The prediction has a mean pLDDT of 86. The part of an RNA shown here (small-subunit ribosomal RNA, 3' major domain) has 479 nucleotides and comes from a metagenome. The full RNA is in RNAcentral, with records from SILVA.

Context: one part of a larger RNA
RNA sequence: UGACGGGGGCCCGCACAAGCGGUGGAGCAUGUAGUUUAAUUCGACACAACGCGAAGAACCUUACCCAGGUUUGACAUCCCGGGAAUCCCUAAGAAACUAGGGAGUGCCCUUCGGGGAACCCGGUGAACGGUGCUGCAUGGCUGUCGUCAGCUCGUGUCGUGAGAUGUUGGGUUAAGUCCCGCAACGAGCGCAACCCCUGUCGUUAGUUGCCAGCGGGUCAAGCCGGGCACUCUAACAAGACUGCCGGUGUUAAGCCGGAGGAAGGUGGGGAUGACGUCAAGUCCUCAUGGCCCUUAUGCCUGGGGCUACAUACGUGCUACAAUGGCCGGCACAAAGGGCAGCGAAACCGCAAGGUGGAGCGAAUCCCAAAAAUCCGGCCUCAGUUCAGAUCGAAGUCUGCAACUCGACUUCGUGAAGUCGGAAUCGCUAGUAAUCGCGCAACAGCAGGGCGCGGUGAAUACGUUCCCGGGCCUUGUACA
Numbered sequence: 001u002g003a004c005g006g007g008g009g010c011c012c013g014c015a016c017a018a019g020c021g022g023u024g025g026a027g028c029a030u031g032u033a034g035u036u037u038a039a040u041u042c043g044a045c046a047c048a049a050c051g052c053g054a055a056g057a058a059c060c061u062u063a064c065c066c067a068g069g070u071u072u073g074a075c076a077u078c079c080c081g082g083g084a085a086u087c088c089c090u091a092a093g094a095a096a097c098u099a100g101g102g103a104g105u106g107c108c109c110u111u112c113g114g115g116g117a118a119c120c121c122g123g124u125g126a127a128c129g130g131u132g133c134u135g136c137a138u139g140g141c142u143g144u145c146g147u148c149a150g151c152u153c154g155u156g157u158c159g160u161g162a163g164a165u166g167u168u169g170g171g172u173u174a175a176g177u178c179c180c181g182c183a184a185c186g187a188g189c190g191c192a193a194c195c196c197c198u199g200u201c202g203u204u205a206g207u208u209g210c211c212a213g214c215g216g217g218u219c220a221a222g223c224c225g226g227g228c229a230c231u232c233u234a235a236c237a238a239g240a241c242u243g244c245c246g247g248u249g250u251u252a253a254g255c256c257g258g259a260g261g262a263a264g265g266u267g268g269g270g271a272u273g274a275c276g277u278c279a280a281g282u283c284c285u286c287a288u289g290g291c292c293c294u295u296a297u298g299c300c301u302g303g304g305g306c307u308a309c310a311u312a313c314g315u316g317c318u319a320c321a322a323u324g325g326c327c328g329g330c331a332c333a334a335a336g337g338g339c340a341g342c343g344a345a346a347c348c349g350c351a352a353g354g355u356g357g358a359g360c361g362a363a364u365c366c367c368a369a370a371a372a373u374c375c376g377g378c379c380u381c382a383g384u385u386c387a388g389a390u391c392g393a394a395g396u397c398u399g400c401a402a403c404u405c406g407a408c409u410u411c412g413u414g415a416a417g418u419c420g421g422a423a424u425c426g427c428u429a430g431u432a433a434u435c436g437c438g439c440a441a442c443a444g445c446a447g448g449g450c451g452c453g454g455u456g457a458a459u460a461c462g463u464u465c466c467c468g469g470g471c472c473u474u475g476u477a478c479a
Base pairs, nucleotide, nucleotide: 001479002478003476004475005474007473008472009471010470011469012468013467015463016462019427020426021425022424023423026318027317028316029315030314031313032312033311034309035308042053043052064304065303066302067301068300069299070298077126078125079123080122081121082120083119086103087102088101089100090099091098107116108115109114129293130292132291133290134289138287139286140282141281142280143278145276150189151188152187153186154185155184156165157164158163169180170179171178195270196269197268198267200238202236203235204234205233206232209228210227214225215224216223241264244258245257246256247255248254320420324378326376328374329373336367337366338365341360342359346355347354348353386417391412392411393410394409395408396407397406433455434454435453436452437451438450439449
């Protein structure tokens, strides 16, 4: 000087408390461990591994296993020989691939001998290749403490020196934020602000919106004429700064209350992550040193596996019902996506879906809401008109192909489950809870991920205690 203390003081954070909803019990989904296996490819392991790399494992992917093949190779450059390329057919085979037959001659230069470019076949070796090892040789990228308020430097001063001071102190703040004081005076990286979305209004602009006011028109409908008022869209501008008033404070920084205002003291949300820590993670994104393989640890193909299953754990979904389940009627979103695409109306099918093909490269067309609400029956707590696992049968769709191993539909079957031990998680407002919708990847496959809106709470006395953190101080046999 740090680190640590079941030392002290001060102060924060859904840290506790106050509340609401869960997990832990059940079934299933998914990841992991273990076990099994020819293989069940590899990585990730407290927080910060375990719906993680996987934003899509039937083949492919694929790195694993078995089998069949191959050796300048699937890929790059150079050299030599031959042929344009390319297309079609036959045989064997699971395919890779092998054997054979046929068609076919292009472009540029030319002294008509030939030469050249792209591409194909054969040969030779230089070299290719490796998801083989080392993340404790590395770059890059990332997690984490933590969006915590800290981390430093120059000059000066003090100290023999390590170092200190500044950065401590008194107030204050979300903040090393600001004020005052002070052997310090300044500065940098962080904080804040500048950026994006959202909340109010104005201007500009009307192939969306509106009968708002007029005319036409319909069973109905912005459907038509007409019009930019409103809504909206998207560019610019205004607006919030403790600016104003009162109180308080040290005359300060600020704090409390009030006015006006759409909004008030950082308005709400996002992006943004200091010096560093964990030899944290990644050699399987990529790059890369070293080591290793080179008729194989490379490459191609078929099939299998990654989907196994006495068990254990994590993360989720669906429930155990009446604030409910079922039948029917009837409303209201936002944000997105769409041409090898979205696909309307109409018709067929109980349905998944099929036929169909209007319209739309989309403020114009399409995908396209559910809880809510109204009517009815269930009729009082029952393993039920709860719950839907499992299994049987028949189908639909995607795809070369759904046996291993896809999703969905219909009929039948109807399991556990009656609110969950010890323990443990999230959340302070348009939040939790609850309801649906979209997107990425994607042929198909969502209970996961990332977004979007609808409905919409309860509680916070307080900081004694648990956890994490910041500042000052103290002890230390630790560095």